[in-house]
RNA sequence: CGGCGAGCUAUGGCGGGGGGCUACCCCUCCCCUCUACCACAAAUGGGGUUUAUGGUGGGUCGAAAGCUCGGGGAAGGCGUUCGGAACUGCGCGGCGACCUGGUUUCCGGCGUCGAAGUUCCGUCCCGUAGGGUCGGCGGCGGCGGGGCCUUGGCCGUAGGGUCAGGGAGAACCGCCCUUAUCUGUCGAACCCCGUCAGGACCGGAAGGUAGCAGCGGUAGGCAGAACGUGCGGCGCUUGCGGACCACGGAAUGGAGCUAGGGACCAGCAAUCGGCGCGCGGGGAAGGUGUCGACUUCGGGCGCGCUCGUCG
Numbered sequence: 001c002g003g004c005g006a007g008c009u010a011u012g013g014c015g016g017g018g019g020g021c022u023a024c025c026c027c028u029c030c031c032c033u034c035u036a037c038c039a040c041a042a043a044u045g046g047g048g049u050u051u052a053u054g055g056u057g058g059g060u061c062g063a064a065a066g067c068u069c070g071g072g073g074a075a076g077g078c079g080u081u082c083g084g085a086a087c088u089g090c091g092c093g094g095c096g097a098c099c100u101g102g103u104u105u106c107c108g109g110c111g112u113c114g115a116a117g118u119u120c121c122g123u124c125c126c127g128u129a130g131g132g133u134c135g136g137c138g139g140c141g142g143c144g145g146g147g148c149c150u151u152g153g154c155c156g157u158a159g160g161g162u163c164a165g166g167g168a169g170a171a172c173c174g175c176c177c178u179u180a181u182c183u184g185u186c187g188a189a190c191c192c193c194g195u196c197a198g199g200a201c202c203g204g205a206a207g208g209u210a211g212c213a214g215c216g217g218u219a220g221g222c223a224g225a226a227c228g229u230g231c232g233g234c235g236c237u238u239g240c241g242g243a244c245c246a247c248g249g250a251a252u253g254g255a256g257c258u259a260g261g262g263a264c265c266a267g268c269a270a271u272c273g274g275c276g277c278g279c280g281g282g283g284a285a286g287g288u289g290u291c292g293a294c295u296u297c298g299g300g301c302g303c304g305c306u307c308g309u310c311g
């Protein structure tokens, strides 16, 4: 000095890139690429500041792996008032279709058992005035008597009697008017009415009073009927007026009427289909700028120290 082995130290590799986020960078996110250690957390984000090594913890390889610069190629992104394809909106023009009219032609139909035309009626439709039917809605007011509530006078040493006045929404009787009536059922426990067993009160008795339950009713609720209605519906019906001209019927009339296809001519509002022009929307391929995994060529940096052993 060199080879091999072991160890140490510095340091590096175990992917990179584009987009997004962000003031900016790295990471979690999306994508590309030649596969390329592991675990944990990260969008109500995590860590950093141009030296921006993502954070925390672990593993493995090597003093040789490597690191770095430039040129060529290149997957794939991003930018672009470059480029303008497909498709599509509106307007205008023209052509065609559709549709209308006429002429002609072809083939049919009806017609002297009566064509076209004219008149009348009916069916259908509209308006209007009634009815019908179905439904909606509605329940007035008054008078007399009795009874009820209440005030006062008089009589009776109790209960009470009598006379006069006032008040009110119905109850009981009768009457008038009305669509505002009827039937059934419920009802207002008592503070609604009447009648009130039993019991209570006054009384010697006769008799009288208040009154619960029950019974009969009133207001009120519900259901139904009848009635009323300047309300609504209607496949019903009548009168009047109108519309339509399809169908049917009647009369008149007395010889024509008419469906369809082709050709030609003319028109053509809207709609549809091509074409042309104009103004827009739309953004593909491509161009260009930029980043660029990966690949290729060349350059630069780095390759240290100790021990053992062999030459």
Base pairs, nucleotide, nucleotide: 001311002310003309004308005307006306007305008304012061013060014059015033016032017031018030019029023049024048025047026046027045037058038057039056040055066301067300068299069298070297071296072295073294076291077290078289079288080287082286087281088280089279090278091277092276093275095273096272097271099267100266101265102264103263104262105261106260108258109257110256117252118251119250120249121248122247123246125242126241127240128239129238130237131236132234133233134232135231136229137228138227141176142175143174144173145172148167149166150165151164152163153162154161155160181225182224183223184222185221186220192217193216194215195214200209201208202207
A computed fold for a 311-nucleotide RNA from a Candidatus Hodarchaeaceae archaeon, annotated as Archaeal signal recognition particle RNA. The coordinates come from a structure-prediction model, not an experiment, and the mean pLDDT is 78. It matches the Rfam family "Archaeal signal recognition particle RNA". By type it is a non-coding RNA gene. A reference for the family is Wild et al. (2002), "Towards the structure of the mammalian signal recognition particle", Curr Opin Struct Biol. Clan: SRP clan. The sequence was found by an Rfam model in a public genome assembly.